The prediction has a mean pLDDT of 81. Predicted 3D model of a 74-nucleotide RNA (transfer RNA) from a Candidatus Woesearchaeota archaeon. The organism belongs to Candidatus Woesearchaeota, within Archaea. It matches the Rfam family "tRNA". By type it is a transfer RNA. The RNAcentral record of the sequence draws on ENA.

RNA sequence: GCCUCCGUAACUUAACUUGGUAGAGUACCAUCUUCGUAAGAUGGAAGUUCUGGGUUCAACUCCCAGCGGAGGCU
Repeated sequence: GCCUCCGUAACUUAACUUGGUAGAGUACCAUCUUCGUAAGAUGGAAGUUCUGGGUUCAACUCCCAGCGGAGGCU
């Protein structure tokens, strides 16, 4: 230098193929349970979906460029 894949909540990730209200688990907070803690149960909060632009009535999703990461080729 070229090719492929990945980037979504604090962490691990789903949704993308088929554009239509962004979900789950862990962790966190509150309550219940306990003499107390852990475990368990219930509820809650937490997201500019890497950045910019384009297409569209509507973009995590499609297109272009860039940034970062992983792998491969030379």